[in-house]
Context: one part of a larger RNA
């Protein structure tokens, strides 16, 4: 320059109370105005204590600050079942022996490693200042492992099954959700009217175990035999005959409804207390109806061609082998389930951008009236008026 510019989205503030040495900015209340496919809930990534309580106000906060994601101080993350770990593989990394190289090393068999793929189990409702499918309550479900009893041909690193899969489209069938009526509880109006076809508010429930349905998809069963499946095989594929049958039985899937869980939870209110933040007790009705999915049936069904991962767990089948044992199938009954992660932010003041930065950050839920609609206006629950 200069007490100039700017103080970082034009979503908005106003009163009243508190509490302080000080109040535009902090709590509390009443109003106002944003946003509601988000500026709201949850989660992975990435941060790593920011979470929550006293307390403090030099620095930091584009200003004040009694506040704060800021300084101190103490608290705070509970799991068989949510995640990872384990178990299985993709691309891709490594790689005994090998192969090439003058070496360094490159390559690459058998293995070994590697999720963003596959694989056993939990759901309501309760609690805290702060954790919950983690703790309590109640109800449930998985694997192992040892006992005992039955009955018994068991046995894998090998054989087959089977997991096991692309894109579009289109119709049903249900559901969560909404919506209205119907019960239920409460109100009767400070200014005319408001006992009415009135107004305000609730009207909830899971997993699991039965059952096996709208559906879907497959002939079914038995028996002989076999150059195939690196050996075997009763199991797979391949021939044949035999019997039942063609909208069918049978069998295998399969949403939801139904029953019970639940004589239970939860529940508007309503008593009582009260450090006015709450706290404890009591608890009314909890029906039908219509709408309806982007969610389930569905890895279904139709269609296209560009022809759409592997391996284990599983089921089975036999091989050595074992066949007083072991080991297998069923039930009871007991006992194990260990480790790490959990806090709190997540479309942001807490990652990523030097910053409390108008940028940029995949995944779920997304309610009402209008509308074809996740546009779009405008609200609910919730959040917030974007630190001069």
């Nucleotide at each position: 320059g200069a007490g100039u510019a700017a103080c970082g989205a034009u979503a908005a503030a106003g009163g009243g109370a508190g509490u302080g040495a000080a109040a535009a900015a902090c709590u509390c209340c009443c109003u106002c105005g944003c946003c509601g496919g988000a500026a709201g809930a949850c989660c992975a990534a990435g941060g790593g204590u920011u979470c929550c309580u006293g307390u403090c106000c030099a620095a930091c906060g584009u200003u004040a600050a009694u506040c704060g994601g800021g300084g101190c101080a103490g608290g705070g993350u509970a799991a068989g079942u949510c995640g990872a770990c384990u178990c299985c593989u993709a691309a891709g990394g490594c790689g005994a022996g090998g192969c090439c190289g003058a070496a360094a090393g490159g390559c690459g068999u058998a293995g070994u490693c590697g999720a963003u793929g596959g694989g056993a189990a939990a759901c309501a409702g309760g609690u805290u200042a702060a954790u919950a499918u983690u703790c309590c309550u109640g109800u449930a479900c998985u694997u192992c492992u040892u006992a005992u009893a039955a009955u018994u041909g068991c046995g894998a690193u090998g054989g087959g099954g089977g997991g096991a899969c692309g894109g579009a489209g289109a119709a049903g069938g249900c559901u969560a959700g909404g919506u209205g009526a119907g019960c239920c509880u409460g109100g009767c109006g400070a200014c005319g009217g408001u006992u009415g076809u009135c107004c305000a508010g609730g009207u909830c429930c899971a997993a699991g175990u039965a059952c096996g349905u709208a559906g879907g998809c497959g002939g079914a069963a038995a028996g002989u035999u076999u150059a195939g499946g690196u050996a075997a095989a009763u199991c797979c594929g391949g021939a044949c005959u035999u019997u039942c049958a063609u909208u069918a039985a049978c069998g295998c899937u399969g949403a939801g409804a139904u029953a019970c869980g639940a004589u239970g939870u939860c529940g508007a209110g309503c008593u009582a207390c009260u450090a006015c933040g709450g706290u404890a007790g009591u608890g009314a009705a909890g029906u039908c109806a219509u709408u309806g999915a982007u969610g389930c049936c569905a890895u279904a069904c139709u269609u296209c061609c560009a022809g759409g991962a592997a391996a284990a767990g599983c089921c089975u089948c036999u091989a050595a082998g074992c066949u007083u044992c072991a080991g297998a199938u069923u039930a009871u009954a007991a006992g194990a389930a260990a480790u790490c992660g959990u806090a709190c932010c997540c479309c942001a003041a807490a990652c990523c951008g030097a910053c409390a930065c108008a940028g940029g950050u995949g995944g779920u839920c997304g309610g009402g009236u209008a509308g074809a609609g996740a546009a779009u206006a405008c609200c609910a629950a919730g959040g917030c008026g974007c630190u001069u």

The part of an RNA shown here (large-subunit ribosomal RNA, domain III) has 388 nucleotides and comes from Vibrio gallaecicus. The source organism's lineage runs through Bacteria, Pseudomonadati, Pseudomonadota, Gammaproteobacteria and Vibrio.